[in-house]
């Protein structure tokens, strides 16, 4: 330079092709409270991502179309 893979709560990943109605889910983490003599484990609530970043299609975009940034492989 080209191709192809990727980017989503702290952290690791689902959803995307097949746009849809309700709150983007799921495990670990993180906080409160229950439970315990105390920790841990178990329960119960919760708080944390407008989906890498612009823009475009459409009534509606995480999801589909262009552009770009990053990473990762492979080609030259």
């Nucleotide at each position: 330079g080209g191709u192809c893979g990727u980017g989503u709560a702290g952290u690791g990943u689902a959803g995307c092709c097949u746009g849809g109605u309700u709150u983007a889910a799921c495990a670990c983490g993180c906080g409160u409270c229950c439970c315990u003599g105390u920790c841990a484990a178990g329960g119960a609530c919760g708080a944390g991502a407008u989906c890498g970043c612009c823009g475009g299609u459409u009534c509606g975009a995480a999801u589909c179309c262009g552009g770009u940034c990053g990473c990762g492989a492979c080609c030259g």
The RNA shown here (transfer RNA) has 76 nucleotides and comes from Candidatus Beckwithbacteria bacterium CG10_big_fil_rev_8_21_14_0_10_34_10. The source organism's lineage runs through Bacteria, Bacteria candidate phyla and Candidatus Beckwithiibacteriota. It was read from a public genome assembly. Its mean pLDDT, the model's own confidence on a scale to 100, is 81.